[in-house]
RNA sequence: ACUGUCCUCGGCGAUGGAGCUCGCCCCCGACCGCCGACACGGCUGAUAGCUCCUGUCGAGGU
Numbered sequence: 001a002c003u004g005u006c007c008u009c010g011g012c013g014a015u016g017g018a019g020c021u022c023g024c025c026c027c028c029g030a031c032c033g034c035c036g037a038c039a040c041g042g043c044u045g046a047u048a049g050c051u052c053c054u055g056u057c058g059a060g061g062u
Stems, first nucleotide, its partner, number of pairs: 010025004016053006033043003
């Protein structure tokens, strides 16, 4: 370095995927955005946080 066998592998954190870190829950529990004069009128974000990718939005250049 490669191959084979055996054993083990939880979920969640407002819309996608991956890695790391943090927090929560222990099976109907964690979780299920905010403001508001309640008109359903207004606002932020693909993250819990960081990085990358995808999608979306805005500006500029070719």

A computed fold for a 62-nucleotide RNA from an Actinomycetes bacterium, annotated as Fluoride riboswitch aptamer (crcB RNA motif). Model confidence (mean pLDDT): 80 of 100. Taxonomically the source falls in Actinomycetes (Bacteria, Bacillati, Actinomycetota).